A computed fold for a 334-nucleotide RNA from a Helicobacteraceae bacterium, annotated as Bacterial RNase P class A. The source organism's lineage runs through Bacteria, Pseudomonadati, Campylobacterota, Epsilonproteobacteria and Helicobacteraceae.
[in-house]
This record gives sequence, structure tokens and C1' cells, in this order.
RNA sequence: CCGGUACAACAGGUGAUAGCUUAAAGUUUAUCUUUAAGAGGAAAGUCCGGGCUGCCGUAAGACAGGGUUCCAUCUAACGGAUGGCCACAGUAAUGUGAGGGAAAGUGCAACAGAGAGCAGACUGCCGCAUAUUGAUGCGGUAACGGUGAAAGGGUGGUGUAAGAGACCACCAGUCUCUGUAGUAAUACGGAGAGCUUGUAAACCCAACCUGGCAGCAAAAAACAGAUGGUUAGCGUCUUACAAUUACUAUUGUUUUGCUAAAGAUAUUUUGUAAGAAAUAUUUGAGAUUAAUUAUCACCCGAGACAGAACCCGGCUUAUCGUUGUACCCACUAC
Repeated sequence: CCGGUACAACAGGUGAUAGCUUAAAGUUUAUCUUUAAGAGGAAAGUCCGGGCUGCCGUAAGACAGGGUUCCAUCUAACGGAUGGCCACAGUAAUGUGAGGGAAAGUGCAACAGAGAGCAGACUGCCGCAUAUUGAUGCGGUAACGGUGAAAGGGUGGUGUAAGAGACCACCAGUCUCUGUAGUAAUACGGAGAGCUUGUAAACCCAACCUGGCAGCAAAAAACAGAUGGUUAGCGUCUUACAAUUACUAUUGUUUUGCUAAAGAUAUUUUGUAAGAAAUAUUUGAGAUUAAUUAUCACCCGAGACAGAACCCGGCUUAUCGUUGUACCCACUAC
């Protein structure tokens, strides 16, 4: 310096004029004046987890249903995050993982093939018998060959009529016992066993977690009006307890819910990290036919994707560009 990998910041700004919404204050109480504030990194998708509200009478347990799946830690929690282990890809930095179990059971593996797991005899090989000179029958065999994505673990020998884990040596996988390191997943070993297809994002099994149903158009209150209703509910079961009276549906308007939140920022301590603790500062939109716009001037690398509606923590998707940090790699120079 080219290329690559991982992470982070920014998202138009400044000034003037006019306009819109909220809060506070003032006063001449007037849709007045002043001050302050006024959409996002994803506000999106609604894929997860909660806070909150209501119903299922209360409490405990079991089943069903649902979810997750290597280990440890973080968190209010998560299917999320961080750090490790293993597998695969890559020269590497790094990336991805729907990462438990096939030795509990069931199913599936099209076509081809003799046969797809209690799985086999197509071409063959060997032995015996017969015989019209080369066909047939009986028995043994699965080594060589063929079909297939995958075929009775692999290589080399012993042995045999010919062969075969039948036996032996070495190797791979699996299982049992065991040593060292590590919190663990696991890694590196030792001894033994002749046990040996794959598939669970197929049903299933195991462990752990989990009440269910709705959702702010949840729900609550006040005022007004008219027309009504009335003993039922609940995923199932068991045990114990409590209880039957005035309650409620529907419509319109107003108010609450409605923004102080597991909040944000900074510093210190601690931890590999995600985070945790302490101290200090701070209050940042709350609309409801739905508010932040228009014009002018300057700056600018860039205005792309795109607008809150109860709130928060994640994940995923869309996206114009600029800048920064660390690491990897071939080449070159010293």
C1' cells in the first nucleotide's frame, strides 16, 4: 500500500421571519405575551420476553398443553447477551450451528438392486451326483464383481474344498472400567469387549422451564338518555377453604389511564467479558380528524431507509454516505 475480518460514532447544522402542539409564569383575562421543550437507529415487523390492567372464587398438587436443548455466567425475564468446548467452512483474522438421545420403541430410505436391518444370492466361487461333451439337480459360500447416496466396519495375514471376525495384528467407530488437567462442556491417555448402515427441522424418549385467555380500542370514574337482562362461568381431575346478593349489559360526552421509566449521563471500584456496586447530576413528546411546517442566507462528505400513540429489554428486516479503532493476509522495502 491492495484486499479482507470484527466493532463503533454520526443521521443534517447555524441564523432570521411567519406558523403548529405541550408545560410553566405573567397580566391589560385577550384563542394575549415571555421562557423552555417538541419523532428513530431502526420509531418498521409483531418474531420473543416482561411491567401494567381485567376475567377464570382462593390456596396447594397432579395430568394435559406449550417452550428450550453442549458448558458456565449475566439479566426482571427471554428462544436474548458474554466467555468457553465441539463440529463444519476459510491460508488466516473470523463466520455458522434447529449442538441431548438411534444400545426404549415405531416409521422412512423413491428408483435401481438378490437384499435397506430379525435385511441377501443377480454374475459368480467350491464340493458331490448324473451325463447324450457339456446341460441339470443337491449342498456350502458371500471374499472378487454388479445396483445404489448408502450394502453385514477397513487394510494385511492365518486358515479353508472355496470363503467369512472363524481366528490374529494394526486402524476407525461404539460400549464398560479407569488416570491426569479443567467449575464444567471436553482434551490427552491406559486396560478390556468382536458390539458395528443412516435418519429425530420424522413420530418418539430424556432433562429443565412454564397457570390460562385477552390486551390501553386493557381498564376505571362522573354526568345524561333509552331499551333490556338475571345464576351462569372454568383445559381436566383431587384435597382444603370461602360464598349467593343486588349486580350488570348497551349508547353519547368529559376526565383518568398518559409518561419518573428494570430511565439517561458522568466518575470510581470490580469482573476476561456481558455486567454488578457506589457516588453525583438530570427530567428529556404525550397528540387524540392525530402537533414540529414554509421562505431566505450560509456551511456541508451525506440526507438514503423512513413518523411515537401504555411503557421497557431483545431479535429480524430496510438503508445514502463519511470517519475512527483493532486484527489477518500475499507482495515490497529496511